[in-house]
């Protein structure tokens, strides 16, 4: 100097004038209120996507079973999660590091195209060996043995080496892999060591159906509560009145609850407000200390930091910061296409809360820290 | 805010782990005809919206993302 990996911070600043929204104090007018003045506060790290989880509200309470859905190594964190942290196992990368939908194939059922002899209680195409026959020879035919070698394929009855065999084969042996048992370390997943086993099990695939373990009531702030206003609580039909219609409980069943001048459906009618609450004090932010590898927890201190509703948080001016482009001035320097930088012009990414919070995913500018690697120079 | 659907040839649409990615319409060429139409035959035309993953293999299965379409919400 180039290339990369991980993490953190910021998202321009100050002042003036005018204009908005909210809280609050005072005054006035007048009353679910309005006006004026002062003072205080007023968009994000993602406010986004709506992918998860909850708080909260309602369904009177939300029980049991089936179906359905979600998650899937271990141990922790958390209000919870499909999230986060650490570890284990595996995959990728030269590396720093990153990623994993990571239980079960001997509970069962499927699938493995084409190629190949054969794709799962699946093999003998080429080949190798032995015996016999024909033949001048090359070679051909019949019987038996074989799965080491070759070929096909993503994958072919554990791998490699040696011995052995008629030729071969875990046939035998050593090593590795696999199975079982024991011991050691660890909370655990798992790791290490030793012994035994060659009737050492007939592959892969579960983001195939499925099995196992754990979890799941529903709907959602346009939830819901209230005030005001108006009309015709009108007409008809069906079912039903304790033998329970209809409705609620994801979809179904059981059970249960509401309901008796009942429930549902159809037609018709009225209103829809410059309405109020919910609406922001929180699983809260910040600082310090302690514990923990960490995620995070505890203690103390301190602070109140938007609540709009056709949708506020803006506009103008000046200065400064940063970036870029310029005849680039003064000055420094032997000189340089070097340093420096007055002045002028332009610009600053992704992008706007709408009940709140914890995550994930996506878009995006600038700066800093640590680490890895390549090249060059000393 | 909630629920559902779609993206494949120029156009309209099938296809749901392997065949060569298909059909109709349209385009071009040939045959037929005096000529056109119709009919027959053939040809060309495809990153299956985009990216990643599972698998031997993905248009098809899964995850993320993007564009478009449809439906729902008062009183009594």
């Nucleotide at each position: 100097g180039g290339a990369g990996a991980a993490g953190a911070u910021c998202a321009g600043a100050u002042g003036a004038u005018c204009g908005c929204c909210g809280a609050u104090a005072c005054a006035c007018c007048u009353u679910a209120g309005g006006u004026g003045u002062g003072c205080c506060g007023g968009a994000g790290g993602a406010a986004a996507g709506u992918c998860c989880g909850a708080g909260c509200u309602c369904c009177u309470c939300a029980g049991g079973g089936c179906a359905g859905g979600a998650u899937g190594g271990u141990c922790g964190c958390u209000a919870a999660c499909g999230g986060c942290g650490a570890c284990u196992g595996g995959a990728g990368g030269u590396g720093a590091c990153u990623c994993c939908a990571a239980g079960g194939a001997a509970a069962g059922u499927g699938c493995c195209a084409c190629a190949g002899a054969a794709a799962a209680a699946a093999u003998a195409c080429c080949g190798c060996c032995c015996g016999g026959g024909c033949g001048a020879a090359a070679g051909c035919c019949c019987g038996g043995g074989u799965a080491a070698g070759g070929g096909u394929g993503a994958a072919a009855a554990g791998g490699c080496g040696a011995g052995g065999u008629a030729a071969g084969a875990g046939c035998u042996c050593a090593c590795c892999g696999c199975u079982u048992u024991u011991c050691c370390g660890g909370u655990g997943a798992c790791g290490g060591a030793a012994a035994a086993g060659g009737a050492c099990a007939c592959g892969g695939u579960a983001a195939a159906c499925c099995c196992c373990a754990u979890c799941c009531g529903g709907a959602g702030c346009a939830a819901g509560a209230c005030c005001a206003a108006a009309u015709a609580g009108g007409a008809g039909a069906a079912c039903g009145u304790u033998u329970g219609a209809g409705g609620g409980c994801u979809g179904c069943c059981c059970g249960u609850c509401c309901a008796a001048u009942g429930u549902u459906c159809u037609c018709g009618g009225g209103u829809a407000g410059u309405g109020u609450c919910g609406c922001u004090a929180g699983a809260g932010a910040c600082g310090u200390g302690a514990g923990g590898c960490a995620a995070c927890u505890c203690a103390c201190g301190c602070c109140c930091c938007a609540g709009a509703u056709g949708a506020a948080u803006g506009a103008u001016c000046a200065u400064c910061c940063c970036c870029g482009c310029g005849c680039g001035a003064a000055g420094g320097g032997c000189a340089a296409c070097c340093c420096g930088g007055a002045c002028g012009c332009g610009g600053u990414a992704c992008a706007g809360a709408a009940c709140u919070c914890g995550g994930c995913u996506u878009a995006u500018g600038a700066u800093c820290u640590u680490c890895u690697u390549c090249g060059c120079g000393c | 805010g909630c629920g559902g659907g779609a993206g494949u040839a120029g156009c309209u649409c099938a296809g749901g782990g392997g065949c060569u990615a298909g059909a109709g319409c349209g385009u071009c060429a040939g045959c037929c005809u005096u000529c056109c139409a119709a009919g027959c035959u053939g040809a060309g035309g495809g990153u299956c919206g985009c990216g990643g993953g599972u698998u031997c293999g993905a248009a098809u299965c899964c995850c993320g993302u993007u564009u478009c379409c449809c439906g729902c919400u008062c009183c009594a």